SAM riboswitch aptamer (S box leader) from Hamadaea sp., 118 nucleotides, folded computationally. The source organism's lineage runs through Bacteria, Bacillati, Actinomycetota, Micromonosporaceae and Hamadaea.
[in-house]
RNA sequence: ACCUCAUCCAGAGGAGCAGAGGGACACGGCCCGAUGAAGCUCCGGCAACCCCUGACCGAGCCUUGAGCUGCGGCGGUAGGUGCCAACUCCGUCCGGAAUCAACCCGGGAAGAUGAGAG
Numbered sequence: 001a002c003c004u005c006a007u008c009c010a011g012a013g014g015a016g017c018a019g020a021g022g023g024a025c026a027c028g029g030c031c032c033g034a035u036g037a038a039g040c041u042c043c044g045g046c047a048a049c050c051c052c053u054g055a056c057c058g059a060g061c062c063u064u065g066a067g068c069u070g071c072g073g074c075g076g077u078a079g080g081u082g083c084c085a086a087c088u089c090c091g092u093c094c095g096g097a098a099u100c101a102a103c104c105c106g107g108g109a110a111g112a113u114g115a116g117a118g
Base pairs, nucleotide, nucleotide: 003116004115005114006113007112008111013043014042015041016040017039021032022031023030026092027091028090029089044084045083046082049080050079051076052075054074056073057072058071059069060068061067062065088110093107094106095105096104
């Protein structure tokens, strides 16, 4: 790389360097950007996937105890990731509804992140 599972309408930005692009890819839109894009560095923050935790509530267990278990809830953020414009910025494929048309709804595909597996 590929594969499996979960999540993706919430949340969170300043400084320095840099100097023209950026929003994954293609196309079409729509945006962001010289009041400074990408990238790099520092600091800060968000969240709670991994993780941690009082065994407080539920549940389970047997040795029935001021017992044990992190399985679920509540809780935490030291650590490992991730993230900090716009729903994953929107559409593209299928279906629904409606129709002059647009808007709208559900699903998919693709992608992102995490955990796992090999």